[in-house]
Annotation:
This is a predicted structure of a 74-nucleotide RNA (transfer RNA) from a Candidatus Woesearchaeota archaeon.
RNA sequence: GGGCCGGUAAUUCAACCCGGUAGAAUGCGUGCAUGGCAUGCGCGUUGCUCGGGGUUCAAAUCCCCGCCGGUCCA
Numbered sequence: 001g002g003g004c005c006g007g008u009a010a011u012u013c014a015a016c017c018c019g020g021u022a023g024a025a026u027g028c029g030u031g032c033a034u035g036g037c038a039u040g041c042g043c044g045u046u047g048c049u050c051g052g053g054g055u056u057c058a059a060a061u062c063c064c065c066g067c068c069g070g071u072c073c074a
Base pairs, nucleotide, nucleotide: 001073002072003071004070005069006068007067010026011025012024013023020057027045028044029043030042031041032040033039050066051065052064053063054062
């Protein structure tokens, strides 16, 4: 220098191909069960979806340019 994959909640990831008001688990808070802990169950809690621009009635999703990480080639 070039190819490919990835960046979404505090963390790990889904949703992206096929555009339609962003979800799960874990975590955290809280209630119940226990003498207490572990654990189980209920409720609650957090996102300018890496940045900028474009297309569109509408963009996490499509297009362009960057940034960061991984991997392969040279």
The sequence was found in a public genome assembly. Its mean pLDDT, the model's own confidence on a scale to 100, is 80. It matches the Rfam family "tRNA". It is annotated as a transfer RNA. Rfam links the family to the GO term triplet codon-amino acid adaptor activity.